[in-house]
This record gives sequence, structure tokens and C1' cells, in this order.
RNA sequence: CAAGGGACUUAAAUUUUUGAGCACCUAGACAGGAAACUUCUAGCGUGAAUGGAGUCAAAUUCGGGGAAACCUUUCAGGUAAUGCUGAUGGCAAUCCCGAGCUAAGCUUUAAAAUGAUUUUCGAAUCAUUUUGUUGAAAGUGUAGAGACUUGACGGCUCCUGCCUAACCUGCAAUUUAUUGCAGCAUGGUGAAGAGAAAGUCCAGACCACAAAUGCCAUUUAUGG
Repeated sequence: CAAGGGACUUAAAUUUUUGAGCACCUAGACAGGAAACUUCUAGCGUGAAUGGAGUCAAAUUCGGGGAAACCUUUCAGGUAAUGCUGAUGGCAAUCCCGAGCUAAGCUUUAAAAUGAUUUUCGAAUCAUUUUGUUGAAAGUGUAGAGACUUGACGGCUCCUGCCUAACCUGCAAUUUAUUGCAGCAUGGUGAAGAGAAAGUCCAGACCACAAAUGCCAUUUAUGG
């Protein structure tokens, strides 16, 4: 310099497409809140943007209910037609429920130890630590059957940008009981991806053949 690919995430594929998710914008709902904002619905709208440090690594089990796109000639409709629509069946990104269990932090409570204070010398109160215990959130269940390591997009603690200003503080006005201004988070917000994320392994996947099942798609803890 040129070319190719990607440009919020994820799955599939005929890789030109489709489904699901996330945030922002617009419109609406009325539920919570003082407000900021949260929650929900719709959109053939947009993809510019989404802070940092430390700490925890445990449980990982038994049952159950849904699911788009995609595939499916068996059935119905329809067609010039094997195109198409729907049902059925399959696969599956994934949405959850009941019980049980769980690291650190928080919460309830008991015992022990240490220290301090009080004391009517019996003990009481407070703080810290250890071992149990109660509860909330979150996780597990929920990978390709699964095993192991790590730590994050998870739990917890702290810092921090931005928004609001209830309470509180200060000042002012005036209708003397209210308003305005300023400061100030204990409030909110800085997305989702972990239904295995980065990896290592592995009956798996991948390659070819065979068997069974079924109309087919497919399925099998099958064999090599």
C1' cells in the first nucleotide's frame, strides 16, 4: 500500500438468512417511590456507549413443567407441480417449578475463651475470636453423558463517574407558617453472554461401514 473477515451477545444454517437475548430511542400503562429511577407492553427505530480493585471457589443431588427457528410425504387442504399452508413427530438455542444441599460476607441464637466496664461479689453488660444454629439473597439442579483446573459476565467488600435530594445542615424571603437557594446519599444508575465461560481430558463430536427403530425426520447405555 492492497485484499479478506469482524465490529452488543448467542444458537443454527442453504453462511445472501432465521430464532432468541441485551441496551438505547420513541409511544403507552399504571404498580412502587419525595425524586432520580424500577417494572411491564409495542415498534420492519438504532447498535454510538456500558468504570475499577480485592476476596470466595463450596454445594454440584432427586423429581417435574414449557419452548422459537430448523427438519419431517405419514395425514388434511391446496397446486400444472414433489413448490405452499397446517397438523403430527423430531431436534433444540433456552424459560422455569418442588424438595434437598452450599464458600466467603450479612442475619437469628447457644456455648466456650480473651479483654474492658459495673458490682449487692451471686454475677451483669459490651467488644473480639472459635464451634454450632436460624433466616434472606444468590448458586446448584440447568454441558456433548460427563471428569478436573481456573476465575468471571457470579456471590461478597471497597473505591469511583453520572442522576436525584426525601431526611439533615446553613442562608434568604415572607403570608408566621410556608416557600426558595446551596450543601449532603443512608436512594438510583454504569446491559446481556456461565443451560460449561477460558482451558485440559473424555463412551462424545468428526470420517466410513453395519445393525435395530420408525412412513419420514430421528433415536440407540450398539459394534468397529
Group I catalytic intron from a Gammaproteobacteria bacterium, 224 nucleotides, folded computationally.
The coordinates come from a structure-prediction model, not an experiment, and the mean pLDDT is 77.
It matches the Rfam family "Group I catalytic intron". The family has 12 seed sequences and 5,602 matches in Rfam 15.1. Gene Ontology term of the family: Group I intron splicing. Rfam describes the family as follows. Group I catalytic introns are large self-splicing ribozymes. They catalyse their own excision from mRNA, tRNA and rRNA precursors in a wide range of organisms.